[in-house]
RNA sequence: GAUAGAGGCGCGGUCUUCAUCAGUACCGUUCCGGCAAGGUCAGGCAACCGCCGGAUGGAAAAGGGAACAUCGCCGAAGUUGCGGAAAGCUGCCUGGCUUUUCGUAGCUGGGCCGUCAGAGAACAUCUGCCGGACUGUCACAAUACCUUUGUGAAGCGCUAUC
Numbered sequence: 001g002a003u004a005g006a007g008g009c010g011c012g013g014u015c016u017u018c019a020u021c022a023g024u025a026c027c028g029u030u031c032c033g034g035c036a037a038g039g040u041c042a043g044g045c046a047a048c049c050g051c052c053g054g055a056u057g058g059a060a061a062a063g064g065g066a067a068c069a070u071c072g073c074c075g076a077a078g079u080u081g082c083g084g085a086a087a088g089c090u091g092c093c094u095g096g097c098u099u100u101u102c103g104u105a106g107c108u109g110g111g112c113c114g115u116c117a118g119a120g121a122a123c124a125u126c127u128g129c130c131g132g133a134c135u136g137u138c139a140c141a142a143u144a145c146c147u148u149u150g151u152g153a154a155g156c157g158c159u160a161u162c
Stems, first nucleotide, its partner, number of pairs: 001162005008074001010073005016067003026058005032053004038049003041095006077108013109135002112132003116128004137153006
């Protein structure tokens, strides 16, 4: 260097279903109440519309999650920073937010539990720091002697074959 593998509550994609979001946004009716300013993410310009609330009828979706199935896998993949692109938020400009995507650099062996912080509608869930035990790998040391214990390291690792 090539090929093949291992870790286990292992990783990711997709389909379906379910709950949540939510009786919310939004739409219709009413003309019951308030206001004359304003509303459509922020500012500017434009366009459109009275605006907000109550009552009443109808009524979502995205993102996030769970389960089943299936496919691809074992830097699987995830995440953060920076730069670019697409879609949405009435149109354009400047910005912002959400979702996705490409490139690049950094970090993380793996999942689990907990505190805190952030994201999130969320007591769901996700991410990060720290802590804990567990687990796989290798190195070193000890051992009651050949399989346990301790310490340490990191996937740029480990095992097998060539």
RNAcentral holds the sequence, with entries from MGnify. Predicted 3D model of a 162-nucleotide RNA (Lysine riboswitch aptamer) from uncultured Dysosmobacter sp. The source organism's lineage runs through Bacteria, Bacillati, Bacillota, Oscillospiraceae and Dysosmobacter. Model confidence (mean pLDDT): 77 of 100.